The prediction has a mean pLDDT of 84. A computed fold for a 99-nucleotide RNA from a rhizosphere metagenome, annotated as SAM riboswitch aptamer (S box leader).

């Protein structure tokens, strides 16, 4: 970089640190009652791997490889429909597995 799948559920404390963070832009939020980052422990989920099943898009388990633990991917961005709050689809992004 490409392909496929998923993204309205779920899950946080402590130590160090010391002003930013929520991808981008706009909005709206979070933050010295302590942001980012790092570490420890805990937890959530179940993509891969594992077990069962003739098979599957089924079921199971959670020791392993990842991921995640404010707000729907926080909301919108582009298009269609609609009188409109809005609805549907897409793009972007994230994660996994494969190439």
């Nucleotide at each position: 970089u490409c392909u496929u799948a998923u993204c309205c559920a779920g899950a946080g404390c402590a130590g160090c640190g010391g002003a930013g963070g929520g991808a981008u832009c706009g909005g709206c939020c979070c933050g010295g009652u302590g942001a980012a980052g790092c570490u420890g422990c805990a937890g959530c989920a179940a993509c891969c791997a594992c077990c069962c099943c003739c098979u599957u898009u089924g079921g199971g388990a959670a020791a392993g490889g990842u991921g995640c633990u404010a707000a729907u991917u926080c909301c919108g961005a582009c298009a269609g429909c609609g009188g409109a709050u809005g609805c549907u689809g897409g793009a972007c992004g994230a994660u996994a597995a494969g190439a």